[in-house]
């Protein structure tokens, strides 16, 4: 110098699901999970926390798939490291490779 973990910065990429009680109030529980928040109790949409960014399992398709298990539901687990997925820029520790001065 060369890799590079960590951490910032910007920018970008994503999800928001299931069940009960209540009866129209702006409500209350409960399951999962980093997230299930507001606008608003439908739908698009923003916004907010979160989660992920090619060393890429964040998500998204297959998939109105297969099995197990639950009141149910991506709840597990398989499909699977399969197919597709959104980056630059500072910082620069550990190791390890080159390279240069000194004894």
């Nucleotide at each position: 110098a060369c890799c590079c973990a960590u951490c910032c910065g910007u920018u970008g990429g994503g999800g928001u699901g299931c069940c009960c009680c209540g009866c129209c109030a702006g409500g209350g529980g409960g399951c999962u999970g980093a997230g299930a928040g507001g606008c608003c109790g439908c739908a698009a949409g923003c916004c907010a926390a979160c989660c992920c960014a090619u060393c890429g399992a964040a998500c998204c398709u297959g998939a109105u798939c297969c099995g197990g298990g639950u009141c149910a539901u991506g709840c597990c687990g398989g499909c699977g490291g399969a197919g597709g997925g959104a980056a630059c820029g500072g910082u620069g520790a550990c190791u390890g490779u080159c390279g240069g001065g000194g004894g």
The RNA shown here (TPP riboswitch aptamer (THI element)) has 103 nucleotides and comes from a Paracoccaceae bacterium. The sequence was found by an Rfam model in a public genome assembly. The prediction has a mean pLDDT of 78. It matches the Rfam family "TPP riboswitch aptamer (THI element)". The literature on the family includes a 2002 paper in J Biol Chem by Rodionov et al., "Comparative genomics of thiamin biosynthesis in procaryotes. New genes and regulatory mechanisms".